[in-house]
RNA sequence: GGGCGGAUAGCACAACGGUAGUGCAAGAUUCUUAUACAAUCGAGGUUGAAGGUCCGAAUCCUUCUCCGCCCA
Numbered sequence: 001g002g003g004c005g006g007a008u009a010g011c012a013c014a015a016c017g018g019u020a021g022u023g024c025a026a027g028a029u030u031c032u033u034a035u036a037c038a039a040u041c042g043a044g045g046u047u048g049a050a051g052g053u054c055c056g057a058a059u060c061c062u063u064c065u066c067c068g069c070c071c072a
Base pairs, nucleotide, nucleotide: 001071002070003069004068005067006066007065010024011023012022013021018055027041028040029039030038048064049063050062051061052060
């Protein structure tokens, strides 16, 4: 320099173009003398950035940033 893949909650990951979810963690409540375990509940997101297409974009297109792999 060229090609490919990835970036979504604190962490690991989902999500036909149509209300962004699951598990774990953290918090509250119940239980316990207390802790742990267990059960229940609610919260937590500018979907890497900027534009474009579309009635509607995490998803499609363009550019950029970062990470990984391959080729030279």
Molecule: transfer RNA
Organism: Patescibacteria group bacterium